Notes: Small-subunit ribosomal RNA, central domain from an uncultured bacterium, 351 nucleotides, folded computationally.
[in-house]
Context: one part of a larger RNA
RNA sequence: CUGGGCGUAAAGCGAGCGUAGGUGGUUGAUUAAGUCAGCUGUGAAAUCCCCGGGCUACUCGUGGGAAAGUCAGCUGAUACUGGUUAACUAGAGUAUGUGGAGAGGAAAGUAGAAUUCCAGGUGUAGCGGUGAAAUGCGUAGAGAUCUGGAGGAAUACCGAUGGCGAAGGCAUCUUUCUGGCAUAAUACUGACACUGAGGUUCGAAAGCGUGGGUAGCAAACAGGAUUAGGGUACCCUGGUAGUCCACGCCGUAAACGAUGUCUACUAGCCGUUGGUUACCAAGAGUAGCAAGUGGCGCAGCAAACGCGAUAAGUAGACCGCCUGGGGAGUACGGCCGCAAGGUUAAAACUC
Numbered sequence: 001c002u003g004g005g006c007g008u009a010a011a012g013c014g015a016g017c018g019u020a021g022g023u024g025g026u027u028g029a030u031u032a033a034g035u036c037a038g039c040u041g042u043g044a045a046a047u048c049c050c051c052g053g054g055c056u057a058c059u060c061g062u063g064g065g066a067a068a069g070u071c072a073g074c075u076g077a078u079a080c081u082g083g084u085u086a087a088c089u090a091g092a093g094u095a096u097g098u099g100g101a102g103a104g105g106a107a108a109g110u111a112g113a114a115u116u117c118c119a120g121g122u123g124u125a126g127c128g129g130u131g132a133a134a135u136g137c138g139u140a141g142a143g144a145u146c147u148g149g150a151g152g153a154a155u156a157c158c159g160a161u162g163g164c165g166a167a168g169g170c171a172u173c174u175u176u177c178u179g180g181c182a183u184a185a186u187a188c189u190g191a192c193a194c195u196g197a198g199g200u201u202c203g204a205a206a207g208c209g210u211g212g213g214u215a216g217c218a219a220a221c222a223g224g225a226u227u228a229g230g231g232u233a234c235c236c237u238g239g240u241a242g243u244c245c246a247c248g249c250c251g252u253a254a255a256c257g258a259u260g261u262c263u264a265c266u267a268g269c270c271g272u273u274g275g276u277u278a279c280c281a282a283g284a285g286u287a288g289c290a291a292g293u294g295g296c297g298c299a300g301c302a303a304a305c306g307c308g309a310u311a312a313g314u315a316g317a318c319c320g321c322c323u324g325g326g327g328a329g330u331a332c333g334g335c336c337g338c339a340a341g342g343u344u345a346a347a348a349c350u351c
Base pairs, nucleotide, nucleotide: 004322005321006320007305008304012319014202015201016200017199021195022194023193025088026087027086028085029084030083031082033081034080035077036076037075038074039073040072041071042069049065050064051063052062054060091192092189093188094187095186096185100181104178105177106176107175108174109173111155116150117149118148119147120146121145122144126137127136163170164169207249208248209247210246211245212244216243217242221238222237223236224235260318261317262316263315264314265313268296269295270294271293272292273291275289276288277287278286279285300307301306324351325350326349333344334343335342336341
């Protein structure tokens, strides 16, 4: 490289947008680049193969032929692919109207529980914590209880095999701005499409920089316990970064459905979400349609587990990735980063 693969054995980039490239709907005309046919030229000799003939035979040498090409030119063919052109509407998109659902995003505000703290009232000896304790708090009046206040963070119930988002993710309520989606009916554009190397944007948590904030929780740290040899742990009392906000970095996760995106086709049954259509007996109805989201299951697939119209089935287009285990996602170098580190990515050696 080929062949073969990528849910769990090695393997789908964390996700989108998109450049080049690759691929591309229906009909007609034209062209003849690909494609196909014929002819001409050429593809040195030797080698290889076939036939002959020479050394007695072989090796060997020799005569003739054949074969050998993504080759060039010319002449044709025109189904398919491509180019040009004219059209089409089934892909894709746009508009309109009635409207629709939604924790989609950003900003500003806002509410009620709860924890903590502060002040005051009542009140007295304990509280707290554990397997049991102790450290700790408390007669300078704690804990309990009532009233008032401060402040930060998170939003119980509803809540769901619910919803929305490309993914990460998103949940009190209100307003403003804003992205996407589904559905029904018309009208319009007329292939404008799919994928996507590089590129670019987004990207949990932790971490970093500057400045705020800090109620609770809590790495580090301190103390108390525990212990069978130990406690730098598990348990307890405290407690700082951090968690929160603004701006800027970082760019990684079991970033998981461990399943790339798009399209078409292939038995059924039962739910559920938001639309919509039809029907009627008008209801919390029945049935259908397209779009999501679940549970089973036929065929088929699969090493099995299982998947099974939301495929891991049957096919097509394009991208990414894998090639025994360890060494190693490491070294060196490059690029990126304030750093932490990230990314790209070997070899010796060894089994």